[in-house]
Context: one part of a larger RNA
RNA sequence: ACCGGCGAGUUACGGCGUCUGGCAAGGUUAAGCCUGAAGGGGUGGAGCCGAAGCGAAAGCGAGUCUGAAUAGGGCGAAUGAGUCAGGCGCUGUAGACCCGAAACUGGGUGAGCUAGCCAUGAGCAGGCUGAAGUUUGGGUAAGACCAAAUGGAGGGCCGAACCAGGGAUUGUUAAAAAAAUCUUGGAUGACUUGUGGCUAGGGGUGAAAUUCCAAUCGAACUCAGAGAUAGCUGGUUCUCCCCGAAAUAGCUUUAGGGCUAGCGUUGACGAAAAGGUUUAUCGAAGGUAGAGCACUGAAUGUGUGAUGGCCCCACCUCGGGGUACUGAGCCCAAUCAAACUUCGAAUGUCGGUAAAGUGAGUCAGCAGUCAGACUGUGGGUGAUAAGGUUCAUGGUCAAAAGGGAAAGAGCCCAGACCGCCAGAUAAGGUCCCAAAGUGGAUGCUAAGUGGAAAAGGAAGUGGGGAUGCACAAACAACUAGGAGGUUGGCUUAGAAGCAGCCAUCCUUUAAAGAGUGCGUAAAAGCUCACUAGUCGAGUGAUCCCGCGCCGAAAAUGUACCGGGGCUAAGCAUCACACCGAAUCUGCGGAUUCAUGGAUUUCCAUGAGUGGUAGGGGAGCGUUCCAACAGCGGUGAAGCAUGAUCGGAAGGACAUGUGGAGCGGUUGGAAGUGAGAAUGCCGGU
Numbered sequence: 001a002c003c004g005g006c007g008a009g010u011u012a013c014g015g016c017g018u019c020u021g022g023c024a025a026g027g028u029u030a031a032g033c034c035u036g037a038a039g040g041g042g043u044g045g046a047g048c049c050g051a052a053g054c055g056a057a058a059g060c061g062a063g064u065c066u067g068a069a070u071a072g073g074g075c076g077a078a079u080g081a082g083u084c085a086g087g088c089g090c091u092g093u094a095g096a097c098c099c100g101a102a103a104c105u106g107g108g109u110g111a112g113c114u115a116g117c118c119a120u121g122a123g124c125a126g127g128c129u130g131a132a133g134u135u136u137g138g139g140u141a142a143g144a145c146c147a148a149a150u151g152g153a154g155g156g157c158c159g160a161a162c163c164a165g166g167g168a169u170u171g172u173u174a175a176a177a178a179a180a181u182c183u184u185g186g187a188u189g190a191c192u193u194g195u196g197g198c199u200a201g202g203g204g205u206g207a208a209a210u211u212c213c214a215a216u217c218g219a220a221c222u223c224a225g226a227g228a229u230a231g232c233u234g235g236u237u238c239u240c241c242c243c244g245a246a247a248u249a250g251c252u253u254u255a256g257g258g259c260u261a262g263c264g265u266u267g268a269c270g271a272a273a274a275g276g277u278u279u280a281u282c283g284a285a286g287g288u289a290g291a292g293c294a295c296u297g298a299a300u301g302u303g304u305g306a307u308g309g310c311c312c313c314a315c316c317u318c319g320g321g322g323u324a325c326u327g328a329g330c331c332c333a334a335u336c337a338a339a340c341u342u343c344g345a346a347u348g349u350c351g352g353u354a355a356a357g358u359g360a361g362u363c364a365g366c367a368g369u370c371a372g373a374c375u376g377u378g379g380g381u382g383a384u385a386a387g388g389u390u391c392a393u394g395g396u397c398a399a400a401a402g403g404g405a406a407a408g409a410g411c412c413c414a415g416a417c418c419g420c421c422a423g424a425u426a427a428g429g430u431c432c433c434a435a436a437g438u439g440g441a442u443g444c445u446a447a448g449u450g451g452a453a454a455a456g457g458a459a460g461u462g463g464g465g466a467u468g469c470a471c472a473a474a475c476a477a478c479u480a481g482g483a484g485g486u487u488g489g490c491u492u493a494g495a496a497g498c499a500g501c502c503a504u505c506c507u508u509u510a511a512a513g514a515g516u517g518c519g520u521a522a523a524a525g526c527u528c529a530c531u532a533g534u535c536g537a538g539u540g541a542u543c544c545c546g547c548g549c550c551g552a553a554a555a556u557g558u559a560c561c562g563g564g565g566c567u568a569a570g571c572a573u574c575a576c577a578c579c580g581a582a583u584c585u586g587c588g589g590a591u592u593c594a595u596g597g598a599u600u601u602c603c604a605u606g607a608g609u610g611g612u613a614g615g616g617g618a619g620c621g622u623u624c625c626a627a628c629a630g631c632g633g634u635g636a637a638g639c640a641u642g643a644u645c646g647g648a649a650g651g652a653c654a655u656g657u658g659g660a661g662c663g664g665u666u667g668g669a670a671g672u673g674a675g676a677a678u679g680c681c682g683g684u
Base pairs, nucleotide, nucleotide: 001684002683003682004681005680006679011094012093013092014091015090016089017088018087019086020085021084022083023082026049027048028047032043033042034041035040053060054059063075064074065073066072097235098234100232104225105224106223107222108221109220115199116198117197118196119195120194121193122192123191124189126158127157128156129154133150134149135148136147137146138145162186163185164184166183167182168181169180170179201217203213204212238619239618240617241616242615243614248261249260250259251258252257262369263368264366265365266364267363268362269361275358277356278355279354280353281352282351283350284349290343291341292340296337297336298335300333301332303330304329308325309323310322311321312320313319372397373396374395375394376393377392378391379390380389381388402413403412404411417589418588419587420586422585423584424583428579429578430577431564432563433562437576440574441573442572443571444570450566456550457549460547461546462545463544464543465542467540468539469538477534478533479532480531481530483507484506485505488502489501490500513528517526518525590609591608592607593606594605595604596603597602620673622670623669624668625667626666627665628664630662631661638657639656640655641654642653644651645650
C1' cells in the first nucleotide's frame, strides 16, 4: 500500500409535541398478593392526571382578591376533553454519536542505571625531579651562614594499566537507541574501583547543568478515580421524492463559542380578501447628484484704500507732502467646500385609485446559519495602491451543471425530471485546426497596427472648417539687382549693416533694413529681406475629427492573436444568411401540487420537478422472533459466470461448483447497511 473482518445518535427514567389505539366526565393502576413450567392471566383504587377558580393565608366559590364599597381594577367562569398505552421528533439527567489530550488526585513499586553518603576491601608498569630534616666539613665568642653528602616531600613532571571524553573522520532504515578509528586530558589523588548498605516523587540527590532518580524527568513508573474534561480537530455506513437557507442585528470575560430575532421546513387554524410584484395615474415628505456663492469658511486679480511702516518738511504743539512697502473694509470679475446652501433633480420611500398575474396572517414541532467570496454602481479609509479594508445597493458563486471568455468558483449567455441519429435560438462566432460566409455594400489602416502602456514628439495618411497669396502670374527653382548721404551718432585700440548703447531718417528707385545670418583685428567678401525677368497653376499658415508612427530593455523557449496563418481572415458603419447550450419547441415517459370528473388503484387540465447546511415524505436490504403456507441428497445456504427484470436501494432465472439446510407472505424486535476517523485486527 491493497484485500477481508470489526468500527460511531444507544439505553433508562422524566418533560414537550405529533400520530395510532382503548375508554371517556372520566382515564389509569403502583408495590404487593393469587395462579401458571413459562410467555402470561387474575386481583389490588393507595396514588396520579382531568372535571373550578381566586387569595400570602384563614377562607369563599362561578366567582374570588383588593377595598369602607353592592365602585373600579386583577385573575377566572360564561366558550366541555381528558386520560392510559404504544410509535416517532426534540429535549433534561445520566459517559449520552464515536475516537483523541496535555494534565489533576489517591494508593503503591523503584537508588541491580545514575547522584550523594556510610561500612569494609582492592588497584595504580617504568622513568624524572630532589622540599624539610640529618651528617660531615668550613665559618663565628657563640651563631647566622656556606659547601658536600645523606634524605625522599609533592591535589610535583613524563608515561602504560585504569579513568575520562577535548578534536576529527566514519557511522546516521548504524555492527551500536551514543559506537568504531586516529588523536587528546588525568594517571599518589577533591584518584579509580568491588561488595554490602542509606536517602523516594513537590520528594530525594546535586563541585549547580533543572543535572540525575532503571534507554522516561520543569516533577519517575504503575494501578485506580476514569468512559476526567476537550466552546477544539478528525470520522459518522442503503435508496428515491418535495421544499430549501445563512455567513446579518442585539447581548455576551464575547469575538473560530453561545442565546433571542431574521432567513428554511412541516402541521393545524383560517380567509376570499389582506399581503407582496409590475405598469399607469394622483398626492406627500425630503436636501443627495448637479448647480450656486445670498450665509459659514477657503481662495485669485483689477480698482479704491483705512490701519501700520519708510522718506522729506516741520518739530513747542497741531500737522503737511511723498511712497515700486503692508494691505482691513467695500465695488467689480472669475473660483472652491463631507461637517456651506438663495436653489435643486432622477431613482428610491409612503399613501390613494385601476389593471395584470400572484396569494395573507397566527399558533405549534424541527432546524441550520452568526469565517463569506468576487463583480457592477455610490461612498469612507488607503497613495482617486492592492486579489487591501469597511459600509450601502444589485448580480453571480457559495448551494449551479450546460454554452462562451484558448485554459478559468464569483465575468457574458442560460437555470440540467428522464429519453430521441427532430426543429428554432442566446452569448459568442462562420479561412484551416473546428460546426457555420474565403458572403454583400461603403469607407479607413500599411503599422502584422490589429495581437499590451503614458507624458511628450513628427511635412504618416483620410475627412471637415475657417483663412492669406495667386493668369494684373502666386509658391519653389534659375538669371539679374540688392544702391547713395554713410565708416549714422556714441563707445572703443578698432566698432565701417552685423561686441554693446541710442536713434532708426532722407535720397535715387522696379526694388533695396542705418540691415536676416555667415564672416573680418577692423575693413573686405558671401547671403537674406525687398524688386525685375524666365516659367505657367495652384501655393502657404491654422483649427477639429478618424486610423496609424516614435516614445517601448528581463530573466527555461518563439511566448502580449489559443496555434497555423491573415493585408483581410484587421478597424468603422449598414443590411442579409448560417452555426451555436442540458435555453425554447416537437414526440414519448416518470413524478409532485392544485382544480375538476370518476371514485380503492383512474382520467383530464394547469403549474412545477438544479441544489450544500437543513426540514418533510416514501421505500430497499441484513439478523432474529411469531403465525401461515412451502422448498431441499432427483442437491439447501454460500461461491462463480451470464446477453434478465425494476424509477433507485435491489430482485429473479439458467448453468457450474458446493454438500445440508433454506427462503416466501403478514406482523414484530434490532449489536441493521462502511471508503475515508495519521481508525483497530488479520492476510498478502
This is a predicted structure of a 684-nucleotide part of an RNA (large-subunit ribosomal RNA, domain II) from an activated sludge metagenome.
RNAcentral holds the full RNA, with entries from SILVA.